[in-house]
Context: one part of a larger RNA
């Protein structure tokens, strides 16, 4: 000097910031991922017209037409992001450079092709059966952008032949001919040569997987280690290399430049000290891994081997009708324990993001805010100016006095914060609504422009105006180091200490008190680093 701090004594107001380092213990109870009706079938609500009846003469009920909200449900996108946490993990885990001729990228962007003809199911629904439950089984009707078969297609692919140009070793990248194989989906309405969309091919642009070089802990009281091991060859597997796996050969691979083995440990931009060099750290924010009760396993999909998906095995916890089920806060709040210690079961989608939708618009414990904690840093105040040849008080005290001390009283003035009233934002760029002008070739669409609506925070900040020195100071030390000295108490007691060491009868060192130094809404101790 730093700090995520903790303990003691203390405490006025604000801005930013920060907050379970301990048990990756175990969790009640709310939320935290859902959306689209412009893909389906269906259900058909609110509300409007028209008609009948009742009658408390302007309600109520039913009939009909329009309307279309929409529960569940098939369908599609997301749900693989955002959010946590650091258990593991000495690795291409990470960092920083390269390679990928060994490969993938949904949604977006550009160019470019087609959008054809057919089928057969299924949930819901309506019965039946069974279960305590969670559910599940049967039968019977339907749709589609769900599923299925057909047709046509480019060099999109597989294979065979000519042939061209080139590298960095496999090899790469063009033309040309033969044979095989491969696509689709419809939906809207202002009825127009609309939009949105599917389909194949090509690029791009993000993101990603692998693979090398090189860099970063202790420990030799770990000196040898290794059979898929090390390399071929066939073969399998993947999006793609490869012992990734497999059969077979052949006997190789590392290793004192520390192999193998133990401890320990996420890595980084950074962050603390320090003049560097170095040391020491990864907390809050970024960027990468990695995990998601333990272990293990694959399905789906561009993308997982999946925090709030499945499957089986385990501990636990719950429901039970004892036959069987259900759960996973290292997501936000909260509760238990643990512990020196660490917050609200808050408000909002108004901004930014994000997911869905043509939008309106729904969801977003990401986000924006508000609560709580001097944990921290930065800012402010507790008044300011005059006032005694010096009050009272307290302390010393050579009894003259000195200190406290311009401190207080007293005069005169100021009102920041805080209180009390009023007033009252910008964050709202924009987004929706409803009109009007206008441009591209008419519309969509875009561009101007009016009116109307949209702020949790919040009646918040600012700003105005009242009152009155009013509401606001402690902490630590005072022998040397080290800026501060006296009197009493106590008498190796009782007690203090970072060191060196005080105390045994005048203790500046212990305990009060007076005075003094230090710092100040904070001061100290303690603990970790440099």
């Nucleotide at each position: 000097g730093a700090c995520g701090a903790a303990c003691g004594c203390u405490g006025g107001c604000g801005g930013c910031g920060u907050g379970c380092u301990u048990a990756a213990c175990a969790c009640a109870u709310g939320c935290a991922a859902g959306u689209c009706g412009a893909a389906c079938g269906g259900u058909g609500a609110a509300g409007g017209g028209a008609u009948c009846a009742g009658c408390u003469u302007g309600c109520u009920g039913g009939u009909u037409c329009u309307g279309g909200a929409u529960g569940a449900g098939u369908g599609g996108c997301g749900a693989a992001c955002g959010g946590g946490u650091g258990a593991g993990u000495a690795a291409c885990a990470c960092g920083u450079g390269a390679g990928u001729a060994a490969c993938c990228u949904g949604c977006c962007c550009c160019c470019u092709u087609c959008u054809u003809c057919u089928g057969g199911a299924u949930a819901a629904c309506c019965g039946c059966a069974u279960g305590a439950a969670a559910g599940u089984g049967u039968g019977g009707c339907u749709a589609a952008u769900a599923c299925g078969g057909g047709a046509u297609a480019u060099u999109c692919u597989g294979c065979g032949c000519c042939u061209g140009c080139u590298g960095c070793a496999u090899g790469g990248u063009g033309g040309g001919u033969g044979u095989g194989g491969g696509a689709a989906a419809g939906a809207u309405a202002u009825c127009g040569u609309u939009u949105c969309g599917g389909u194949g091919g090509g690029g791009g642009a993000u993101g990603g997987g692998c693979u090398c070089g090189c860099g970063g802990c202790c420990u030799a009281u770990c000196a040898g280690c290794u059979u898929g091991u090390u390399g071929g060859u066939g073969g399998g597997g993947u999006g793609a290399u490869g012992g990734c796996c497999u059969a077979c050969c052949a006997a190789g691979g590392c290793g004192g430049u520390g192999a193998c083995g133990g401890g320990u440990a996420g890595c980084c931009g950074g962050c603390c000290u320090g003049a560097g060099a170095g040391g020491g750290u990864g907390g809050g924010c970024g960027g990468c891994c990695a995990c998601a009760c333990u272990g293990g396993g694959a399905c789906u999909g561009a993308g997982a081997c999946a925090c709030g998906g499945c499957c089986c095995a385990g501990a636990c916890u719950c429901c039970u009708a004892c036959g069987g089920g259900a759960g996973g806060c290292a997501g936000c709040a909260g509760u238990g324990g643990g512990g020196a210690a660490u917050a609200u079961u808050g408000c909002a989608c108004a901004a930014u993001g994000g997911g869905c939708g043509c939008a309106a618009g729904c969801c977003u414990g990401a986000u924006g805010c508000a609560g709580c904690g001097a944990c921290g840093c930065c800012g402010c105040g507790u008044g300011a100016g005059g006032g005694a040849u010096g009050g009272a008080g307290g302390c010393c005290u050579u009894c003259g006095g000195g200190u406290u001390g311009u401190g207080a009283a007293c005069c005169u003035c100021u009102u920041u914060c805080g209180c009390c009233a009023g007033u009252g934002a910008a964050g709202c760029a924009g987004g929706c609504c409803c009109g009007c002008c206008u441009c591209u070739u008419u519309u969509g669409u875009g561009g101007g422009u009016g009116g109307g609506u949209u702020g949790a925070c919040g009646g918040u900040a600012g700003c105005u105006g009242g009152a009155u020195a009013a509401g606001a100071a402690g902490c630590g030390c005072c022998g040397g180091c080290u800026a501060a000295c006296u009197a009493c108490g106590u008498g190796c007691c009782a007690g203090c200490a970072g060191c060196c060491g005080c105390g045994g009868u005048a203790a500046u060192a212990c305990g009060u008190a007076g005075g003094g130094c230090g710092c100040g809404a904070g001061c100290g101790u303690u603990g970790u680093c440099c």
A computed fold for a 530-nucleotide part of an RNA from an uncultured bacterium, annotated as small-subunit ribosomal RNA, 5' domain.